[in-house]
Molecule: transfer RNA
Organism: Chlorella vulgaris
């Protein structure tokens, strides 16, 4: 320098056109003489930035910025 792939709560991940799951952390109440564990609520994303399509974009095209990996 060229190409591939990824970027989504503190962390780890589902989704791939209709403002987002889950586990985890964390907080509260149940339980227990306390503590784990077990259950129940709760709180935490402007889906990497910017710009185009589109009625609407986390999703689809651009261009940047970062990881990781390949050639040179």
């Nucleotide at each position: 320098g060229g190409g591939a792939u990824c970027g989504u709560g503190g962390u780890u991940u589902a989704g791939u056109g209709g403002u987002a799951u889950a586990a985890u952390u964390c907080c509260c109440g149940c339980u227990u003489u306390g503590g784990g564990u077990g259950c129940g609520g709760g709180a935490g994303g402007u889906c990497c930035a910017g710009g185009g399509u589109u009625c609407g974009a986390u999703u689809c095209c651009c261009u940047g910025c970062g990881g990781u990996c390949c050639c040179c």